A computed fold for a 101-nucleotide RNA from a Flavobacteriia bacterium, annotated as SAM riboswitch aptamer (S box leader). Lineage of the source: Bacteria > Pseudomonadati > Bacteroidota > Flavobacteriia. Rfam family: SAM riboswitch aptamer (S box leader). From the family's description: The SAM riboswitch is found upstream of a number of genes which code for proteins involved in methionine or cysteine biosynthesis in Gram-positive bacteria.

RNA sequence: UUGUUAUCAGGAAAGGUGGAGGGAUUAGACCCUUUGAAGCCUUAGCAACCCUUUAUUUUUAAAGAAGGUGCUAAAUUCUACCUGUUUUGGGCAGAUAACUA
Numbered sequence: 001u002u003g004u005u006a007u008c009a010g011g012a013a014a015g016g017u018g019g020a021g022g023g024a025u026u027a028g029a030c031c032c033u034u035u036g037a038a039g040c041c042u043u044a045g046c047a048a049c050c051c052u053u054u055a056u057u058u059u060u061a062a063a064g065a066a067g068g069u070g071c072u073a074a075a076u077u078c079u080a081c082c083u084g085u086u087u088u089g090g091g092c093a094g095a096u097a098a099c100u101a
Stems, first nucleotide, its partner, number of pairs: 001101001003099006013043005021032003026080004044072003049068002051064005076093001081090002
């Protein structure tokens, strides 16, 4: 990188470094940011996909957090296409995980 499946309105930040951008991409809106953005490092935390234990007995429940990931402003920030019950709908795109060629 390809494909499949599941989830995406919940949760959880401080310090150091850095020095102007950032919120995936395009457009618009809105927002964060020199009271310090992105990036990098450290520590802490959240969650529970993989995982561990027990029960069930074959897929589900409960508990856990050592390890592999992920995440720690705002719904995936909102809108865009379809439907029309006018939205916690569907789709596209995207993100993450597990498996896959």